[in-house]
Molecule: transfer RNA
Organism: Patescibacteria group bacterium
RNA sequence: CCGCCCAUAGCUCAAUGGUAGAGCAAUUGCCUUAUAUGCAAUGGGUUCCAGGUUCGAGUCCUGGUGGGCGGA
Numbered sequence: 001c002c003g004c005c006c007a008u009a010g011c012u013c014a015a016u017g018g019u020a021g022a023g024c025a026a027u028u029g030c031c032u033u034a035u036a037u038g039c040a041a042u043g044g045g046u047u048c049c050a051g052g053u054u055c056g057a058g059u060c061c062u063g064g065u066g067g068g069c070g071g072a
Stems, first nucleotide, its partner, number of pairs: 001071007010024004018055001026042005048064005
């Protein structure tokens, strides 16, 4: 320098263009003499950034940033 892949909750990951979810973690409650396990509930999101398309974008298009892989 060129090409490809990835970026979504604290972590790991989902999500046919149509209300952003799960598991774990956290908090609270139940259970227990107490802790742990177990059960229930609650909170937690500028979907990396900036534009474009669309009635509507996490998703499609363009550029950028960061990370990974390959080639020269």